[in-house]
RNA sequence: GCGCGCUUAGCUCAGUGGUAGAGCAACGCUUUUACACAGCGAAGGUCGGGGGUUCGAAUCCCUCAGCGCGCA
Numbered sequence: 001g002c003g004c005g006c007u008u009a010g011c012u013c014a015g016u017g018g019u020a021g022a023g024c025a026a027c028g029c030u031u032u033u034a035c036a037c038a039g040c041g042a043a044g045g046u047c048g049g050g051g052g053u054u055c056g057a058a059u060c061c062c063u064c065a066g067c068g069c070g071c072a
Stems, first nucleotide, its partner, number of pairs: 001071007010024004018055001027041004048064005
């Protein structure tokens, strides 16, 4: 330099055009003398940045950045 893939909650990941979710973690409550385990609840997101298409974009297109793999 060229090609491909990935970027979504603190972490690991779903979601392939119509209200952004799960597990774990953290927090609160119940339980316990207390801790752990267990149960319940609530919170936590400019969906990597910018632009475009569309009535509507995490999703499709372009571009930039970061990371990974392959080729040279």
Predicted 3D model of a 72-nucleotide RNA (transfer RNA) from Candidatus Kaiserbacteria bacterium RIFCSPLOWO2_01_FULL_54_13. NCBI's taxonomy places the organism under Bacteria, Bacteria candidate phyla, Candidatus Kaiseribacteriota. It matches the Rfam family "tRNA". It is annotated as a transfer RNA.